[in-house]
RNA sequence: AUGAUAGUAGGGGGAGAGUGUACAGACGAGUUUUAUGUACCGCCGAAGGAGCAAGCUAUAAAGGCGAAUCUCUCAGGCAAACAGACUCUUACUUGACG
Numbered sequence: 001a002u003g004a005u006a007g008u009a010g011g012g013g014g015a016g017a018g019u020g021u022a023c024a025g026a027c028g029a030g031u032u033u034u035a036u037g038u039a040c041c042g043c044c045g046a047a048g049g050a051g052c053a054a055g056c057u058a059u060a061a062a063g064g065c066g067a068a069u070c071u072c073u074c075a076g077g078c079a080a081a082c083a084g085a086c087u088c089u090u091a092c093u094u095g096a097c098g
Base pairs, nucleotide, nucleotide: 006093007092008091009090010089011088012087013086018041020040021039022038023037024036042078043077044076048074049072050071051070055065056064057063
């Protein structure tokens, strides 16, 4: 000196599902309404979490390991905002291969 892979940070893209019902409701305010809180019903899967196949291991067996965008919906979410798996790009670190 090439710079695979992995990690961190910045920026961009990023779906789905009720601005549900009832009661209360700060500031502003004449009324009404809103962030939010409580309760109830319905829904979504792409933060996180949980579960498992083939296979491997062990063996008489039981068991253990074992992935996800699959499944569950605990959590989270269901106007906008925030968040958002994943992905692109830039910078830094690492340094497979040559």